[in-house]
Context: one part of a larger RNA
RNA sequence: UGACGGGGGCCCGCACAAGCGGAGGAACAUGUGGUUUAAUUCGAUGAUACGCGAGGAACCUUACCCGGGCUCAAACGCCAUAGGACCGCCCCUGAAAGGGGGCUUCCCCUCGGGGCCAAUGGCGAGGUGCUGCAUGGUUGUCGUCAGCUCGUGCCGUGAGGUGUCGGCUUAAGUGCCAUAACGAGCGCAACCCCCGCCGCCAGUUGCCACCAUUUCGGAUGGGCACUCUGGCGGGACUGCCAGCGCAAGCUGCGAGGAAGGCGGGGAUGACGUCAAAUCAGCACGGCCCUUACGUCCGGGGCGACACACGUGUUACAAUGGCGGGGACAGAGGGAUGCCACCUGGCGACAGGGAGCGAAGCCCCAAACCCCGCCCCAGUUCGGAUCGGAGUCUGCAACCCGACUCCGUGAAGCUGGAUUCGCUAGUAAUCGCGCAUCAGCCAUGGCGCGGUGAAUACGUUCCCGGGCCUUGUACA
Numbered sequence: 001u002g003a004c005g006g007g008g009g010c011c012c013g014c015a016c017a018a019g020c021g022g023a024g025g026a027a028c029a030u031g032u033g034g035u036u037u038a039a040u041u042c043g044a045u046g047a048u049a050c051g052c053g054a055g056g057a058a059c060c061u062u063a064c065c066c067g068g069g070c071u072c073a074a075a076c077g078c079c080a081u082a083g084g085a086c087c088g089c090c091c092c093u094g095a096a097a098g099g100g101g102g103c104u105u106c107c108c109c110u111c112g113g114g115g116c117c118a119a120u121g122g123c124g125a126g127g128u129g130c131u132g133c134a135u136g137g138u139u140g141u142c143g144u145c146a147g148c149u150c151g152u153g154c155c156g157u158g159a160g161g162u163g164u165c166g167g168c169u170u171a172a173g174u175g176c177c178a179u180a181a182c183g184a185g186c187g188c189a190a191c192c193c194c195c196g197c198c199g200c201c202a203g204u205u206g207c208c209a210c211c212a213u214u215u216c217g218g219a220u221g222g223g224c225a226c227u228c229u230g231g232c233g234g235g236a237c238u239g240c241c242a243g244c245g246c247a248a249g250c251u252g253c254g255a256g257g258a259a260g261g262c263g264g265g266g267a268u269g270a271c272g273u274c275a276a277a278u279c280a281g282c283a284c285g286g287c288c289c290u291u292a293c294g295u296c297c298g299g300g301g302c303g304a305c306a307c308a309c310g311u312g313u314u315a316c317a318a319u320g321g322c323g324g325g326g327a328c329a330g331a332g333g334g335a336u337g338c339c340a341c342c343u344g345g346c347g348a349c350a351g352g353g354a355g356c357g358a359a360g361c362c363c364c365a366a367a368c369c370c371c372g373c374c375c376c377a378g379u380u381c382g383g384a385u386c387g388g389a390g391u392c393u394g395c396a397a398c399c400c401g402a403c404u405c406c407g408u409g410a411a412g413c414u415g416g417a418u419u420c421g422c423u424a425g426u427a428a429u430c431g432c433g434c435a436u437c438a439g440c441c442a443u444g445g446c447g448c449g450g451u452g453a454a455u456a457c458g459u460u461c462c463c464g465g466g467c468c469u470u471g472u473a474c475a
Stems, first nucleotide, its partner, number of pairs: 001475002003472003007469007015459002019422005026314008034305002042053002064300007076124006083117002088103006106115003126289002129287003135283002137278003140274001142272001147186006153162003166177003192266004197234007206224001211221003237260001240254001241252004303441001316415001320374007332363003337356002341352004381412001386407007428451007
């Protein structure tokens, strides 16, 4: 000087408390450990691994296993040699890859040559093989925490200190006052994006606001006023008032205002810590394999299952389940696509078929409201599992897809110790969309809107952190 303390003081954070809903019990989905296996490819492992790399494992992917092949090689650069191939079509063999055979066959040229192609030989290839304790890049975490430093000066023999301490204040090393310090940098804040109010500009969405027509649907003429869309501006600054205070600032069911005292959300992550993570995204040093640790193909595996854990979904019901009827979104996507509508089918879907490269067409919102049934029961709760019959995608659904219909109806009656999230349009609850994608094991991830709470006395305690101070078993 740091670090640490079951030392002290001050102060924060869904840290506790106050509340609401969960997890831990059940079934299933998914990840992991373990076990098994020919293989169950590899990585991630307290917080900071475990619905993580996976934003799509039937083949492919695929790196693993078994088997069948190839070695100038699956792809690529260059040189040389002898060529006119290559490609395309067909036949045989084979699980395919591969192997064998047949047919067809170059272009330009100032002729020296050039281009293209496969073959042969060679120099380079190739490796998801090892080392993240050789690395770059990127990332997690402490932590959006308020800190981390520098120049000059001053103090100290020196390491170093001061500044950065103290008082007040703030979300903040935010600011004010004080001050051997005076300034400055990286952080904080602001500048950026979205939402909330208003104005201007613009109108093939919107509007009977106004007029007319109407097969009554903004459907048509007509109009951009409103809604909206999208660009540009305005607006909030403790600016005004009152009280307190030297000041900074604090308080006020004060004013005005759509909005207050950082308005809400996002992006933004200082010096550094964990030899943290990644050589399998990529790059790269070193080491290693080169008829194979490379590469092609068929099949299998990554999906195994006595078990254990994490994350979730669905429930255990009556503020509920079922049947019928009725209403209201936002964001986003759509061309070998989204598909209105019609027909067939109980249905998944199929066959027709209009519109839309889309403010135009398509993509049903559900919870909710109304009527009825159920009457507390392992039930009209719950839907696992299994049997049968099908649909669709795809070369192909046995291992190993999703969905539909009929039947079957399991565990489960609110879950021990313990533990998680959340302070407002939040939690809870309800549906909708997108990426990946032929299809899908999505209950995951990322977004969108609908309905919409309870509670916070307080900082003694648990956890993490900041500043000052104290002690020294540690560096």
This is a predicted structure of a 475-nucleotide part of an RNA (small-subunit ribosomal RNA, 3' major domain) from an uncultured bacterium. Its mean pLDDT, the model's own confidence on a scale to 100, is 84. The RNAcentral record of the full RNA draws on Greengenes.